Predicted 3D model of a 1454-nucleotide RNA (small-subunit ribosomal RNA) from a Patescibacteria group bacterium. Rfam family: Bacterial small subunit ribosomal RNA. The RNAcentral record of the sequence draws on ENA and SILVA. The coordinates come from a structure-prediction model, not an experiment, and the mean pLDDT is 83.

[in-house]
RNA sequence: UUAUUGAGAGUUUGAUCCUGGCUCAGGACGAACGCUGGCGGCGUGCCUAACACAUGCAAGUCGUACGCUCGCAAGAGCGUGGCGAACGGGUGAGUAAUAGCAAGGAACGUGCCUUAUUCCGGGAAAUACCCAGCCGAAAGGUUGGCUAAUGUCCCAUAGUCUCGCAAGAGUAAAGCUCCGGCGGAAUGAGAUCGGCCUUGUACCUAUCAGCUUGUUGGUGGGGUAAUAGCCUACCAAGGCAACGACGGGUAGUUGGUCUGAGAGGAUGACCAGCCACAAUGGGACUGAGACACGGCCCAUACACCUACGGGUGGCAGCAGUUGGGAAUAUUGCGCAAUGGGCGACAGCCUGACGCAGCGACGCCGCGUGGUCGAAGAAGCCUUUCGGGGUGUAAAGACCUUUUUUAGGGGACGAUUGUGACGGUACCCUAAGAAUAAGGACCUGCUAACUACGUGCCAGCAGCAGCGGUAAUACGUAGGGUCCAAGCGUUGUCCGGAAUUAUUGGGCGUAAAGAGUAUGUAGGUGGGACUUCAAGUCGAAUUUAAAAGGCCGUGGCUUAACUGCGGUUCUGGAUUUGAAACUAAAGUUCUAGAGUUUAACAGGGGCAAGUGGAACUCCCGGUGUAGCAGUGAAAUGCGUUGAUAUCGGGAAGAACACCAAUGGCGAAGGCAGCUUGCUAGGUUAAUACUGACACUGAGAUACGAAAGCGUGGGGAGCGAACGGGAUUAGAUACCCCGGUAGUCCACGCCGUAAACGAUGCAGACUAGCUAUCAGAAGUAUCGACCCUUCUUGUAGCGAAGCUAACGCGUUAAGUCUGCCGCCUGGGAAGUACGGUCGCAAGACUAAAACUCAAAGGAAUUGACGGGGACUCGCACAAGCGGUGGAGCAUGUGGUUUAAUUCGACAAUAAGCGAAGAACCUUACCAGGACUUGACAUCUAGAGAAGGCCGCAGAAACGUGGCCGUGCCCGCAAGGGAGCUCUAAGACAGGUGCUGCACGGUUGUCGUCAGCUCGUGCUGUAAAGUGUGGCCUUAAGUGGUCCAACGAGCGAAACCUGUGUUCUGUGUUAAUUUUCACAGAAGACUGCCGUAGUUUAUACGGAGGAAGGCGCAGACGACGUCAAAUCAGCGUGGCUCUUACGUCCUGGGCAACACACGUGCUACAAUGGUAGAAAUAAAAAGUUGCAAAACCGUAAGGUCAAGCAAAUCUUUUAAAAACUGCCCCAGUACGGAUUGAGGUCUGCAAUUCGACCUCAUGAAGUUGGAAUCGCUAGUAAUCGUGGGUCAGCAUACCACGGUGAAUACGUUCUCGAGUCUUGUACACACCGCCCGUCAAGUGAGCCGAGUCGGCGGGGCCCGAAGUCUGAUGUUAUGUUGGACCACGGCCAAGUCGGUAAGGAGCACUAAGUCGUAACAAGGUAUCCCUUGGGGAAUCAGGGGAUGGAUCACCUCCUUU
Repeated sequence: UUAUUGAGAGUUUGAUCCUGGCUCAGGACGAACGCUGGCGGCGUGCCUAACACAUGCAAGUCGUACGCUCGCAAGAGCGUGGCGAACGGGUGAGUAAUAGCAAGGAACGUGCCUUAUUCCGGGAAAUACCCAGCCGAAAGGUUGGCUAAUGUCCCAUAGUCUCGCAAGAGUAAAGCUCCGGCGGAAUGAGAUCGGCCUUGUACCUAUCAGCUUGUUGGUGGGGUAAUAGCCUACCAAGGCAACGACGGGUAGUUGGUCUGAGAGGAUGACCAGCCACAAUGGGACUGAGACACGGCCCAUACACCUACGGGUGGCAGCAGUUGGGAAUAUUGCGCAAUGGGCGACAGCCUGACGCAGCGACGCCGCGUGGUCGAAGAAGCCUUUCGGGGUGUAAAGACCUUUUUUAGGGGACGAUUGUGACGGUACCCUAAGAAUAAGGACCUGCUAACUACGUGCCAGCAGCAGCGGUAAUACGUAGGGUCCAAGCGUUGUCCGGAAUUAUUGGGCGUAAAGAGUAUGUAGGUGGGACUUCAAGUCGAAUUUAAAAGGCCGUGGCUUAACUGCGGUUCUGGAUUUGAAACUAAAGUUCUAGAGUUUAACAGGGGCAAGUGGAACUCCCGGUGUAGCAGUGAAAUGCGUUGAUAUCGGGAAGAACACCAAUGGCGAAGGCAGCUUGCUAGGUUAAUACUGACACUGAGAUACGAAAGCGUGGGGAGCGAACGGGAUUAGAUACCCCGGUAGUCCACGCCGUAAACGAUGCAGACUAGCUAUCAGAAGUAUCGACCCUUCUUGUAGCGAAGCUAACGCGUUAAGUCUGCCGCCUGGGAAGUACGGUCGCAAGACUAAAACUCAAAGGAAUUGACGGGGACUCGCACAAGCGGUGGAGCAUGUGGUUUAAUUCGACAAUAAGCGAAGAACCUUACCAGGACUUGACAUCUAGAGAAGGCCGCAGAAACGUGGCCGUGCCCGCAAGGGAGCUCUAAGACAGGUGCUGCACGGUUGUCGUCAGCUCGUGCUGUAAAGUGUGGCCUUAAGUGGUCCAACGAGCGAAACCUGUGUUCUGUGUUAAUUUUCACAGAAGACUGCCGUAGUUUAUACGGAGGAAGGCGCAGACGACGUCAAAUCAGCGUGGCUCUUACGUCCUGGGCAACACACGUGCUACAAUGGUAGAAAUAAAAAGUUGCAAAACCGUAAGGUCAAGCAAAUCUUUUAAAAACUGCCCCAGUACGGAUUGAGGUCUGCAAUUCGACCUCAUGAAGUUGGAAUCGCUAGUAAUCGUGGGUCAGCAUACCACGGUGAAUACGUUCUCGAGUCUUGUACACACCGCCCGUCAAGUGAGCCGAGUCGGCGGGGCCCGAAGUCUGAUGUUAUGUUGGACCACGGCCAAGUCGGUAAGGAGCACUAAGUCGUAACAAGGUAUCCCUUGGGGAAUCAGGGGAUGGAUCACCUCCUUU
């Protein structure tokens, strides 16, 4: 210089930031499964049962070592002998180190090969095969006889061989021949291969902490190729281990492979190196080499043969079979190539190997056609019905031939020969678009959308989640997206995950600082000089196999694949340098640390002594009926004299005031006073030692309260317990008692919210203030004050840090050293094991299973049996009611053929309904109709219409008579409108869904709130503005302010009313009347007081009216899925001779009962009779109706007037006056019932109103509770209107008479603002805990029981090796030692199973309570002890992670 080089997302919340887990997107695989499948190349293929194996093959060769047999010969065969069979091939069971890897080492061996020197002389015995017998089913064995050798033995020879100090002693051979050679022996050297040793490296577990007797070392001896406790005798008592010995679990190892930016993490198929193994265990033999995969012996298991006597076998070689399993291939061809064995060679053998076959198992390459072709066919999908999509896609036209099929030629691989592959690769020719596309996905992450079906069902899902009638999430279809001969799913690994953090995290509150200190190992360590060279940094050499990776360049048409070269392999070792830093060695210094001197403060500790007040008890006096206790009571005590009070005495425990964010201590903790003993700290100044220091795993000591043991003590208090209350219950809170305990001595326990939730030590980094202790200075007679310094203790605050809250020289800031601890929630600080403890229990400490969260801080709301302020007929103060009676009316319930439907706290219930006899009417019974009662379209006919009959309950059916209009046109005819007939499109539905909607309405509430733009603050949600103070009915106004402005609301504008004026009009007429229109008037304008010379408040004047004059309309953002599909409209669903339409009758009016709203009363402030005053408003022609007459009356007859300031409804009533009634169920009250009438209407029975006579219920002022109203109001009195044929105690209006009270905001209800707490956000009608019951799941304990491991001991002891004895030419025989397997016993350890037991987790709507979150209604929580169905309760000590109020102290700002 080139090159190389790092992405995030979803999910906790109403929203936010953080912590933290879960999940996804990527890559990979010896894979498997689902759907699909054209070709070729190169690779790859039992991961499970190291389970068992039929059959064939996989190691032979040599006649140039030898004997023999057959054959004419060539040659073949049997045996002896040689070499090989220890290679090649397979597998990974064992093995955590006798393995592997990396680097070294010395005390060794080495066939074949190379090389050097020397030698190869002589002799002998035997034997296989074979022959003859014998035994045996077989395998095989055995006797006798013959024979050769490069088989065996003996003699000789012997140096650079061996032994020995030396002298000396000992050890060898093999021949064949074609005469070229081949071969043999000895001794060296080399090469190769192998054996041994050392160091380093090397998984999990401490719930494995101590292990070891040949063990560690030495000497002698033995043994080996060689070193060595390798073996043995003796001697010594060592050796290993917290840097993890010993034990347990798992595992072949490396090069490499996958992933990753890297550091790392995971892995060890194929290929290559090493190791180990060959049915299981043991053993040796042969040999150069084995303790030997296709050799031997023994034992065991299994399998096979058998004549039952006995034998045989070992695919983890290549194929193949059974089995196992989700799953892994042909009983192929060939030695042509490469390589190996034997041989002089020819050659033979070779399931090594080369090839082929099967499998999309992987990687790579190619194809399934190309060009043109409609404003765009059909089909399908969709649609707003216009169209849009599929889509140049198809059809059609032209072109090409990779592939395919057929034919022909035809290799390289082998430079002499030899080709399994193979008539293959490749080349040429012909034909013809011909033979060749699927899979997954389409809510977000994540590229890609619609329709139908389904209706929390069926189903989907990686996470979040989707589905309950409009599903882009299920299923199907159309369309689309991504990959493509593949595509998806599942599994596993790495990544993302900085989620174990060396690179690269944390611990105040999220998980996390040990309760505290002392101190061992270890880690770390002040200044200067010298030395050294272990760490550190260079250089050189060597090693780190090849393959692989990377780069370059070649070969297959390309690529995958592969040849060659380079580089990498970041490592190790050796040699040699440097000397800053660290270590090491030495010398020295004083700044760290310590010692000394003089003072000082203190509830520091231990022990002994001592004091007063109070409580309780005892004795005595006085004294009498209560005391005590509570929200209220009761239990309890008391006439046997309590409580109260006085005197005396006893006992135990604790120490008021001082007293304080004050003091001391390491922490726990420490308090009357005195004395003794004792530890630490601070200040000032000097001298001394000379790094002596910091931290601190284990360890040790201390360690509140409760608790335990022994012995004392025991006043008060007080778990348990007893009793009384409270309560639905009350195993509690409250009360009366009361035992352990609390106290002392001695000994245990060892835990707390043991907290500053903050480890210890050191350094650095603005300040201000207060205070304890000390010192110095100034000043003073002295002291205080003041200034400065030091050690502590507190408050605020700059920079900085922090997720925020907050911390801030006493750090949570910036750094250093060391220790402890954390890694999602639950299960669980639990089980099992271990250690400690008298026990309670403490310490250590998991997993299965389960969830997608759990959590921290802060924000906005909502809520609180939290706080502050304010308002309202909210309470209070008053007046009158309701709730009791009778009746009216509505609702529930019940009943019914139907009692149509809706409305249900406030915000349903005299509501929809401003008026159900028919109609209304939607309901029921019965009778009818089916293009329909109603709308549009087509065709035809007729105008329409009116009148009279018959049958019928009517609808409806069936007859007769009268009748011709309007417009255009001469006429014929046409048109509009209406009626009838016919057919189908369609009508129709008060059927469902108000949780699909529009519109409308109620309510909070006429409450004062709700928002926006820009700016500013905060990481953000958000805040500010909208807050503070004053004021208002009001976010009304003023003022201050990081805010400045604006909008919707409030107010005003609108209407009515009250005063005056003007104009016009009505009336027979009047005016100051009335009606209409317009104007004026009221604005805190004026005065005074208060207030900031404000806003405003209070008072006054004037005025009809005074501070919003009064009243109405008007209702912000929003809340209640509030109400309404039956007022109307409307999506979807649904009915269509009926869920539509018509008619008659019935029902909506029922009646044991419950509730709401009203009317009338209960009487004397009254009733009744008489006489006699005074309104307002409204209505009237299908109407209001006068007067007169008739009727007791309702009303009737007749009828004037009035479309209304004229006429009518229309006498207002209460009040006031006079008479009677005289407190009674009445001369109150009028229900109910009987009789008779009137009116409306087609019709009054179900079911109207009214009148007359008669009848004369209940009721004597209303329980708990509850409603309305603040002035012309309540109360009371009558009048009118709408609806309406008729029907009003309801509703809407009108006027008459006309009060009482409001101290005030403590309480109830509702609302607003600010603040506070919160585990709530569907927002307290919230959330949520535990037992019990049911189901499911996994683990734990469990009398036991079964099994695996178990070189700890013992018994027996095969083959074999070693050895003693014996004997031999030799083989042998026998004793002993070691010894596999087997058997017995056992510690320990691991696993299975079991009646039963205890806890845990999970599961829409089970039971009991309500423990927690707000002061959660007894503040909560921690440790401990006791109790209880359960959550939990109580005692003791502790914490604030408690609200509220008051006080004290300190600080900040003004």